This is a predicted structure of a 480-nucleotide part of an RNA (small-subunit ribosomal RNA, 3' major domain) from alpha proteobacterium TUMA-3. Taxonomically the source falls in Alphaproteobacteria (Bacteria, Pseudomonadati, Pseudomonadota). The prediction has a mean pLDDT of 86. RNAcentral holds the full RNA, with entries from ENA and SILVA. Rfam family: Bacterial small subunit ribosomal RNA.
Context: one part of a larger RNA
Parts: sequence; structure tokens; C1' cells
RNA sequence: UGACGGGGGCCCGCACAAGCGGUGGAGCAUGUGGUUUAAUUCGAAGCAACGCGCAGAACCUUACCUGGGCUUGACAUCCCGUGCCACCCCGGAGAGAUCUGGGGAUAUCGGCUUCGGUCGACACGGUGACAGGUGCUGCAUGGCUGUCGUCAGCUCGUGUCGUGAGAUGUUGGGUUAAGUCCCGCAACGAGCGCAACCCUCGCCUCUAGUUGCCAGCGGUUCGGCCGGGCACUCUAGAGGGACCGCCAGCGAUAAGCUGGAGGAAGGUGGGGAUGACGUCAAGUCCUCAUGGCCCUUACGCCCAGGGCUACACACGUGCUACAAUGGCGGCGACAGAGGGCAGCCACUCCGCGAGGAGGAGCUAAUCCCGAAACGCCGUCCCAGUUCGGAUUGCACUCUGCAACUCGAGUGCAUGAAGCCGGAAUCGCUAGUAAUCGCGGAUCAGCAUGCCGCGGUGAAUACGUUCCCGGGCCUUGUACA
Repeated sequence: UGACGGGGGCCCGCACAAGCGGUGGAGCAUGUGGUUUAAUUCGAAGCAACGCGCAGAACCUUACCUGGGCUUGACAUCCCGUGCCACCCCGGAGAGAUCUGGGGAUAUCGGCUUCGGUCGACACGGUGACAGGUGCUGCAUGGCUGUCGUCAGCUCGUGUCGUGAGAUGUUGGGUUAAGUCCCGCAACGAGCGCAACCCUCGCCUCUAGUUGCCAGCGGUUCGGCCGGGCACUCUAGAGGGACCGCCAGCGAUAAGCUGGAGGAAGGUGGGGAUGACGUCAAGUCCUCAUGGCCCUUACGCCCAGGGCUACACACGUGCUACAAUGGCGGCGACAGAGGGCAGCCACUCCGCGAGGAGGAGCUAAUCCCGAAACGCCGUCCCAGUUCGGAUUGCACUCUGCAACUCGAGUGCAUGAAGCCGGAAUCGCUAGUAAUCGCGGAUCAGCAUGCCGCGGUGAAUACGUUCCCGGGCCUUGUACA
């Protein structure tokens, strides 16, 4: 100087408390451990691994296993030879990779040519240099990332103090979300952080009108449908608006705090982007790059099938429930953000349905995908039930070369566990939790995951003694 303390003081954070909903019990989904296996590819490991890399494992992916094959090799550059083959069509063997036969177009194509040739491209054959490796080492690395932590800290120049390590500044009195600001002070300044500048939501104005509007008029097969108009809604650009600015009180006449007025909005207005010096020899050599090491008829490459989907178990994360503020049937209504051309698919017909057959519009503020909870009426009457839907049987649909291992969906039948969950444990302070549906990426197909969107919409916070994490000052130390 730090670190640590079941030392002290001050102060924060859904840290506790207050409150609401969960997890831990059930069934299923998914990840992991373990076990099994020819293989169940690899990585991730307290917080910060475990719906994580995977924003899509039937083949492919794929790195694993078994078997069949190839070696200058699926891919790059250089050298030599050839123009058979390679391009298109058809056939045979084979699981395919591959091997092989026939036919077709210029007896390959392009530039130059004194037509002999030469150069280049492509393909095949050959030789060796080399290729190739998701093989090892993240304790050799770059890059990227997690984490403490959006915490308020981390430093420097000069000066001063100290033999020195170092201290001072950065401590102190107030204040703040903040090393935020004020005052004081052997310090005076400065940098990286904080804040602001950026995006978005909330109010207003202007600009602009093939979205919107009877707002005012006319027509109407009644639909902004037509004429007509951009006023309003909206869309999208520009600007205004909030600064403790005003008033009162408190405070050191300071910084600031409390209340009030006005205002769409207050005291950083809500949300986002943004993460200092560093810590964990944290993570990643399976994104990529890269040192070293290792394999080179193979630890490389191609192919078929299998595996990553195994299942006596254990754990994490979720979904669906255990019902009556509920289930079921009928009728009725209202979003936002997105996506759409081998795509979204109105509408009509067929099918109980998944879906199928037709078929209009739309490269899209102009067409399409489009709510559910909710409301009204009826029914069920507390039962493992008209709760719950696992499991299984049969019959189908769709995608795809192909759904046996191993897809999703539909109909009928079957209806399991489960009557609110031990010890323990998680999230959340407002348009949040809870609850309800919708969209998107990936994607042929496949979502309870992920990333977004809106609808309905709470309860509670006395307080900081205690648990956890953190900040500042101080104290002890035999630790560094």
C1' cells in the first nucleotide's frame, strides 16, 4: 500500500422486510450428470455450465460409429503431356461413392497467326513441391465474450511531505443516482469513467398528402364505395417544449432538499444504446485468425447405413394441469409489431377435420397472413367429474428422393398421474407482476425455446436489526 475480520461508523441494491405469482410434488418438453452403446461427436462446470454454442440433428448438417472406396487427393498455386474424357440425352453393374457402354453439338473453347504454330481457359493423365486435419495445447496467442457492475470508481502532470515503499490531490463538513455539485483544505490542474450529446415513447407547431374523414356538401348497388376536400386521425421529416425556470419554506447568504402553481410531461419524465483502470492464467485453437507439437495410402477425402433421439436413475430450465373469479356450446367486439413472388393467399366448392381442387389481388400505408383473454345467452353442480390431458389402438393429412430407427398435424376411440406440492428456493416496485393472445428469425417440414408486439391489469414497501452483494472512512493483523 492492499487484502481480510463472526471490528466500528456512514450509505446503497427486489438484499431483507411488506406483498403478488411461482419452482421443489404430478404428466410431458428440453438441457445436463450418470449408465448403456460399435458410436451415443465435441465444448460449457458455483454465482457467471445445465431451452448454453444449436436463430431449427430424418438424409444433408455431422465433427461420432460400422462397412465400401480414393490417393497430388473434395479445395489452392506451379511444371510436363493429351483433347480420349469432361457439356447434354439414354442404358448396364453397384447400397452409393464409383466403374462402364451408346448417342448428340463445332473431331473442346477463346486471342494472336508469316497457318508450321504459340499463349490462355476448361477437362483428363503424370511427377513432385504441396494440399488437407472440427487432431493437441485458450496456461504460447490475436480477436470476440461473460463477470464483479451502470457499481462510482481508476489514474496522471507539476508542486509539497517522507531516507524509502509511498502519501497528498481522491481525506474532511454538507449534498447527489453519481469522485454529482458546493464549502473548506499544500495543493493546483488534467485524463478515463458519471452526466450530457444519440435512438425511442409521451404534448404541441410547421411541411407533405391515392392511409384517414360525412368533419361540411352531392351521389350511393350503402362498403370512404364514387365526386370532392386535407380540417381531423395517421404516416414521416423538421422544429418547439423541462431548466429547480417561477413562488414559499428549510439550508452556511452555497450546493441542494421539501411543498405549491402553471404544464402533455416535472426534479436524471419512462425505456434503450452506451460498461472506466482492472479481477477471475474465467470462456472460446469446433466461427475466424495464429505460434508450437502431431497425422500424412492416413488423425486427410468421398459414400451408404447407423448414431447425436439410447434409459434403472439424479439435477436444472420450462409447458400443461389439479378446476366453478372454472370447463363446454352458441352469438358478438376491439390491437400492435412484423412477414409475404418457386411467397402471402381473399373468395367459391369438396372434406367432421388436418387438408384438397379451383382461383382474384398483391413485388404491397393500396392485396393477403390476422387475435385471445373479454361481453351476452345456455349448460355442467363439486364428482377424480362435461376437471385434467399423458399413454395406447385404428384411420388419415402435409412437407420431403425418403418420415422404421426419428417429423408435425387431424378424426374416432382410450383415458394415466395429478385434489395446490417436505426441507428448501426464484422473479417482480407500475402500466411492472400476473394473465391473454399475435408476429418474426432459423426453416422443405418441425417451437412448450429464443427475440419482439400489443390486450386486460393488481398488491405492497413500517423500516434497515438480521441474510446476500457493493461503495466510502476508520481500526486490528503473526496474511501478500